Bacterial RNase P class A from bacterium BMS3Bbin02, 381 nucleotides, folded computationally.
Its mean pLDDT, the model's own confidence on a scale to 100, is 78.
It matches the Rfam family "Bacterial RNase P class A". Rfam classes the family as a ribozyme. From the family's description: Ribonuclease P (RNase P) is a ubiquitous endoribonuclease, found in archaea, bacteria and eukarya as well as chloroplasts and mitochondria.
RNA sequence: CAACGCGGGCGGACAGUCGCGGCGAGCAAUCGCUGAGGAAAGUCCGGACUCCGCAGGGCAAUGGUGCUGGGUAACUCCCAGGCGGGGCAACCCGACGGAAAGUGCAACAGAGAGCAGACCGCCGAUGGCGCGGACCCUGCGGGUCCGUUAGCGGAUUUGCAGGCGAUGCGCACAGGCAAGGGUGAAACGGUGGUGUAAGAGACCACCAGCGAUGUGGGAGACCAUAUCGGCUCGGUAAACCCCACCAGGAGCAAGGCCAAGCAGGAACAGGGCUGCCCGUCCGUUACGUUCCAGGUAGGCCGCAUGAGCCCGUUCAGCAAUGGCGGGCCCAGAUAGAUGGCUGUACGACGACAGAAUCCGGCUUAUAGCCCGCGUUGCAGU
Numbered sequence: 001c002a003a004c005g006c007g008g009g010c011g012g013a014c015a016g017u018c019g020c021g022g023c024g025a026g027c028a029a030u031c032g033c034u035g036a037g038g039a040a041a042g043u044c045c046g047g048a049c050u051c052c053g054c055a056g057g058g059c060a061a062u063g064g065u066g067c068u069g070g071g072u073a074a075c076u077c078c079c080a081g082g083c084g085g086g087g088c089a090a091c092c093c094g095a096c097g098g099a100a101a102g103u104g105c106a107a108c109a110g111a112g113a114g115c116a117g118a119c120c121g122c123c124g125a126u127g128g129c130g131c132g133g134a135c136c137c138u139g140c141g142g143g144u145c146c147g148u149u150a151g152c153g154g155a156u157u158u159g160c161a162g163g164c165g166a167u168g169c170g171c172a173c174a175g176g177c178a179a180g181g182g183u184g185a186a187a188c189g190g191u192g193g194u195g196u197a198a199g200a201g202a203c204c205a206c207c208a209g210c211g212a213u214g215u216g217g218g219a220g221a222c223c224a225u226a227u228c229g230g231c232u233c234g235g236u237a238a239a240c241c242c243c244a245c246c247a248g249g250a251g252c253a254a255g256g257c258c259a260a261g262c263a264g265g266a267a268c269a270g271g272g273c274u275g276c277c278c279g280u281c282c283g284u285u286a287c288g289u290u291c292c293a294g295g296u297a298g299g300c301c302g303c304a305u306g307a308g309c310c311c312g313u314u315c316a317g318c319a320a321u322g323g324c325g326g327g328c329c330c331a332g333a334u335a336g337a338u339g340g341c342u343g344u345a346c347g348a349c350g351a352c353a354g355a356a357u358c359c360g361g362c363u364u365a366u367a368g369c370c371c372g373c374g375u376u377g378c379a380g381u
Stems, first nucleotide, its partner, number of pairs: 001377010013344006020035006037352001041363002044361005049251004056278004062247005067081005082096001083094004097242002102240002104236002119181002121177003126174002128171004136163012189207006208232002210229008255301004264292005270282003308328005314323003
């Protein structure tokens, strides 16, 4: 200097002038203090709070979570780890229990996609078919030799015919194979050997995975290692499902108080809490429930002192966070307030965008700018 990673901050300031909401002081005029966000958005998650007389116990349904430990009021959040994946790295991502309980799904190609499978191929030992015809046997004949009782017999050799038929060669029919090739994103472990007709964990050595057992480290998830086992029957559960755990309902238009106003009628033994059961309470005369009809719709509370915010060279902790000390009060509207104008400087004027019961998170959107720490590369010293 460039590229990148992580964290934090601003998103307006000052002065003047006029105008709004709340609170306070004052008889009043008037004065003082204060007044939209980092997401106020989404309504995704968790609560506080309120009501259901007490909200008890169980079941179902529905929904949610899913490695370990810690934090927190709580959580599906945050922090730190483990395992898996991405990146040279700083770091980032994970819907992270179970596929051997069951069901389902994976186009096309391919023989076959999980109790699989034969397209191309290899073998054809055994059986079959064909060629061939060593050796041997029988019949007839010839040659040579020997014997002879001269009829013939024996030995050897050779020709012809017939029979039996080995070694060998061929075919690739029956049959065998799943090692080689091909298809595919993926093909039922890998390398080397033994063995075989040819092969194959069929067997063996080593390796990988899986299972069992042991030892060591760790609080744990897990990590490392040794022995045994030929067990190697894949993927997918953000498919159904199985397992473990959690969840009462409704919600500030919750819920209270005051004022005003009218007109009741019918039916029922039921009604109260998502549904069901048990329990329990109220009720049976209408103070309950359901339906029909009529009237009012105004004011006040809830309403902002909070699981609050800021600071700390404070303590504990790797951290999230908690304790301790100090400081502060920073919107509470309800036809709904924060504005208009001028000037100065400026990176903000011009992004995304406006509180409505409140808080802790997550997610989404965001012009421009600032700070800190870290990684990689190049150059220089």